[in-house]
Context: one part of a larger RNA
Molecule: large-subunit ribosomal RNA, domain II
Organism: Candidatus Hodgkinia cicadicola
RNA sequence: GUCAACGACUUAACGGCGGGAGCAGAGCUUAAACUCCCCAACGAGCGUAGGCGAAGCGAAAGCGAGUCCCAACUGGGCUAAACGAACAAGUCCCCGCCGUUAAACCCGAAACCGAGUGAUCUAACCGUAGGCAGGCCGAAGGACGUUUAAUUGCGGCCGGAGGGCCGAACCCGUACCUGUUGCAAAAGGUUGGGAUGACCCGCGGUUAGGAGUGAAAGGCCAAUCAAACUCGGAGAUAGCUGGUUCUCUGCGAAAUCUAUUUAGGUAGAGCGCCGAGCCUAAGGCGACCGGGGUAGAGCACUGGAUGGGCGAGGAGGCCUCAACGUCCUCUCGAGCCCAACCAAACUCCGAAUACGGUCGCGCCCCAUGCUCGGCAGUCACACUGCGAGCGCUAACGUCCGCGGUGGAGAGGGGAACAACCCAGAUCCCGCGAUAAGGCCCUAAAGUCUAAGCUAAACGUGAAAGGCGGAGCUGCCCUGAGACAAUUGGGAUGUAGGCUCAGAAGCGGCCAUCAUUCAAAGAGUGCGUAACAGCUCACCAAUCUAGCGCAAGUUUUGCCGAAGAUGUAACGGGACUAAGCUUAGCGCCGAAGCCGGAAGUGCGACCGACCGUGUCGCACGGUAGCAGAGCGUUCCGGAGCCGCAGAAGACGAACUGCAAAGUCCGUUGGAGGCUCCGGAAGUGAGAAUGUUGAC
Numbered sequence: 001g002u003c004a005a006c007g008a009c010u011u012a013a014c015g016g017c018g019g020g021a022g023c024a025g026a027g028c029u030u031a032a033a034c035u036c037c038c039c040a041a042c043g044a045g046c047g048u049a050g051g052c053g054a055a056g057c058g059a060a061a062g063c064g065a066g067u068c069c070c071a072a073c074u075g076g077g078c079u080a081a082a083c084g085a086a087c088a089a090g091u092c093c094c095c096g097c098c099g100u101u102a103a104a105c106c107c108g109a110a111a112c113c114g115a116g117u118g119a120u121c122u123a124a125c126c127g128u129a130g131g132c133a134g135g136c137c138g139a140a141g142g143a144c145g146u147u148u149a150a151u152u153g154c155g156g157c158c159g160g161a162g163g164g165c166c167g168a169a170c171c172c173g174u175a176c177c178u179g180u181u182g183c184a185a186a187a188g189g190u191u192g193g194g195a196u197g198a199c200c201c202g203c204g205g206u207u208a209g210g211a212g213u214g215a216a217a218g219g220c221c222a223a224u225c226a227a228a229c230u231c232g233g234a235g236a237u238a239g240c241u242g243g244u245u246c247u248c249u250g251c252g253a254a255a256u257c258u259a260u261u262u263a264g265g266u267a268g269a270g271c272g273c274c275g276a277g278c279c280u281a282a283g284g285c286g287a288c289c290g291g292g293g294u295a296g297a298g299c300a301c302u303g304g305a306u307g308g309g310c311g312a313g314g315a316g317g318c319c320u321c322a323a324c325g326u327c328c329u330c331u332c333g334a335g336c337c338c339a340a341c342c343a344a345a346c347u348c349c350g351a352a353u354a355c356g357g358u359c360g361c362g363c364c365c366c367a368u369g370c371u372c373g374g375c376a377g378u379c380a381c382a383c384u385g386c387g388a389g390c391g392c393u394a395a396c397g398u399c400c401g402c403g404g405u406g407g408a409g410a411g412g413g414g415a416a417c418a419a420c421c422c423a424g425a426u427c428c429c430g431c432g433a434u435a436a437g438g439c440c441c442u443a444a445a446g447u448c449u450a451a452g453c454u455a456a457a458c459g460u461g462a463a464a465g466g467c468g469g470a471g472c473u474g475c476c477c478u479g480a481g482a483c484a485a486u487u488g489g490g491a492u493g494u495a496g497g498c499u500c501a502g503a504a505g506c507g508g509c510c511a512u513c514a515u516u517c518a519a520a521g522a523g524u525g526c527g528u529a530a531c532a533g534c535u536c537a538c539c540a541a542u543c544u545a546g547c548g549c550a551a552g553u554u555u556u557g558c559c560g561a562a563g564a565u566g567u568a569a570c571g572g573g574a575c576u577a578a579g580c581u582u583a584g585c586g587c588c589g590a591a592g593c594c595g596g597a598a599g600u601g602c603g604a605c606c607g608a609c610c611g612u613g614u615c616g617c618a619c620g621g622u623a624g625c626a627g628a629g630c631g632u633u634c635c636g637g638a639g640c641c642g643c644a645g646a647a648g649a650c651g652a653a654c655u656g657c658a659a660a661g662u663c664c665g666u667u668g669g670a671g672g673c674u675c676c677g678g679a680a681g682u683g684a685g686a687a688u689g690u691u692g693a694c
Base pairs, nucleotide, nucleotide: 001694002693003692004691005690006689011102012101013100014099015098016097017096018095019094020093022091023090027052028051029050034045035044036043056063057062066078067077068076069075105243106242108240112233113232114231115230116229117228123207124206125205126204127203128202130200131199132197134166135165136164137162141158142157144155145154146153170194171193172192175190176189177188178187209225212220213219246629247628248627249626250625251624256269257268258267259266260265270378271377272375273374274373275372276371277370278369284361285360286359287358288357289356290355296349297347298346302343303342304341306339307338308337309336310335313332314330315329316328317327319325381406382405383404384403385402386401387400389398390397411422412421413420426598428596429595430594432593437588438587439586440573441572442571446585448584449583450582451581452580453579459575465559466558469556470555471553472552473551474549475548477546485542486541487540488539489538491515492514493513496510497509498508499507521536525534526533599619600618601617602616603615604614605613606611630683632680633679634678635677636676637675638674639673640672641671648667649666650665651664653662654661655660
């Protein structure tokens, strides 16, 4: 891991509500005990103690249709009756659901307490035994020799001290490797530390659990130690995790508010289900009546903020010895005026919506609303659109409000993709008609029609900014000849005046006129020391058709544009439309719609006749509520089957929406079933479930 078996809402008492029975309109009912009989279980009688109800009020004594407060109410609290037509109603038993108390749906702690068992491991200690190859260093002391007045010094020798040195046994375990389902629940190899000592070790003994022992690491106390192990309290407790077993049908949530030693728990409310009552109240639409201070807007207030004008005042200065005064100056300046602005905590204004009310319509009338009773679940929400806050107008961010969807929703589209778009799946059928989205191939349907745009594979990713790409619009010039090119002219007063060494169109300053002309600036640029020279504006000729623009543009391209496994920013192939814009006609396309057949739920109709009837509406679903059933074991009553083959096992066929059932064959070899009821150790795939097998 698989298979099989086992495995979780029980039981009791009390209470609430519903259902079914009995008695009753003031009653209902027995408990123990006793007597009789007998049962599967809950047998019958007797028993009036007790309980509930029929009256309340008060803390109570107590009083009583009233009572309590009070000295006392015309007061107040509770209450019978009445108001008010009906009903005065209860109680006992059984069943179901729920609550409380009990282990209380099942499994699961770490822990706490009690009584015991442990020092054959290990820690320390006590008693008594044992062990330590070999080598090295050579303390004290000693005698001898020598020295000294003596002490003493020196020399070799004897000596053999030491938690001395090197190193086996022995003890330990430093570093690395191997081992890691090992040789081993701590080993092996190499290396290393101690090795006469606070050494190692045998045997016997002592100390015990908040206790021991500890050269102290919270170490050790039998592979267990920040409190051992065994049994017991004990099914401790677990607001936590996991698990919780057959079927079908009807309805169907929530992830919010308030409170909480509360925040992943719980209670009340909200939302769901079931029952009863009221009987159109709800929702929608229309009209009318309301209040509002949001969006917007505005600047009248409160503030902010820009420019200008006027400008008290302030500062500096002249005059003055000083003061006053006058005048001048200024990146000063209140306030007023003009112009243009800003505001969640500004408002002279002010919507759309939303909200409240009245009336009406008419949908619905099987739906909705309200009240009462019973039973829940939910109080971790998610994304998306819109309105705000926080944040960076960051986040698949966070927090509110109003919708939607997911949650609990399948189907079609979006390449794939809970939350986006379309659309809500009872079941079967259909070349049916459609939605979103699509119609070249992948891949169902247009290589559809008409007119434009795009050349970038733009489409099929992006900004500031850049761009003589194109489209459109506007304006200017244009056969009285545009634009470009070419040829020619481009003059005169005059070298304008001033300045200057010079200044002649062209250093600078001022002025910028006039004449002749087809046209020509007191000069556009280069140039000269200054002239000269070249050139431009402007004019003519040649040529011939469109030309030009510091224009606009809510049209469309281009650049800007760099990433990590492999094209990889159309889903792919590919496409110049099979791209984009506009207009149009077809078609495809879903579990939506329509048509046919069927089932179930609810409602309606028929008429004397009730059906396999007709008609209408509905039938996605998690938590959850309600209803109806299937099957297992045992029991009662009634009835059957079976050695001419029961149960069980294997296989085929058939029936039922399903849980399941029937029948036949084979096997098996002795019990089993049906109907109506009753009672439960009543249904497994999950719990790192338990046991067994493989």